Record summary
A computed fold for a 72-nucleotide RNA from a Candidatus Giovannonibacteria bacterium, annotated as transfer RNA. Taxonomically the source falls in Candidatus Giovannoniibacteriota (Bacteria, Bacteria candidate phyla). The prediction has a mean pLDDT of 83. The sequence was found in a public genome assembly. Rfam family: tRNA. By type it is a transfer RNA. Its family is annotated with triplet codon-amino acid adaptor activity in the Gene Ontology.
RNA sequence: CGGCACGUAGCUCAAUGGCGGAGCAUUCGUCUUAUACACGAAGGGUUGGAGGUUCGAGUCCUCCCGUGCCGA
Numbered sequence: 001c002g003g004c005a006c007g008u009a010g011c012u013c014a015a016u017g018g019c020g021g022a023g024c025a026u027u028c029g030u031c032u033u034a035u036a037c038a039c040g041a042a043g044g045g046u047u048g049g050a051g052g053u054u055c056g057a058g059u060c061c062u063c064c065c066g067u068g069c070c071g072a
Base pairs, nucleotide, nucleotide: 001071002070003069004068005067006066007065010024011023012022013021018055026042027041028040029039030038048064049063050062051061052060
């Protein structure tokens, strides 16, 4: 320098172009003499950034940024 893939909650990952969710973690509650386990609930997201297409974009297109891999 070129090519490919990926970027969504603190972490690991879902979500057919049509309501952004799960597990773990955190906090609270129930249980227990107490802790842990178990069960229940809550909080936590400008879906990396900027544009475009569309009635509608996490999803499709373009550019940029970051990470990984391959090539030179």